Transfer RNA from Capillidium heterosporum, 72 nucleotides, folded computationally. RNAcentral records the identical sequence in 2 taxa. It matches the Rfam family "tRNA". By type it is a transfer RNA. Taxonomically the source falls in Capillidium (Eukaryota, Entomophthoromycotina, Entomophthoromycetes, Entomophthorales). The sequence is in RNAcentral, with records from ENA.
């Protein structure tokens, strides 16, 4: 500089053609214990940022940003 990925909750992560954002751990709360663990039920919290396209965007498309990798 040139070319190809990835960006979803605190962490890892699904979502096969665009149409109700899920799930594992975590976290808080109650119940149980003398008290801690476990266990049970509840609850908790997210699309990297801008515009656009379209009745409808996590998906499509343009720029930015961060990152991984290849080429030189």
């Nucleotide at each position: 500089g040139g070319g190809a990925g990835a960006u979803u909750a605190g962490c890892u992560u699904a979502a096969u053609a665009g149409g109700g954002a899920g799930a594992g751990c975590g976290a808080a709360u109650a119940u149980c214990u003398u008290a801690c663990a476990c266990a049970u039920a509840u609850u908790u919290g997210g699309a990297g940022g801008u515009u656009g396209u379209u009745c409808g965007a996590a998906u499509c498309a343009a720029c930015c940003a961060u990152u991984u990798c290849c080429c030189a």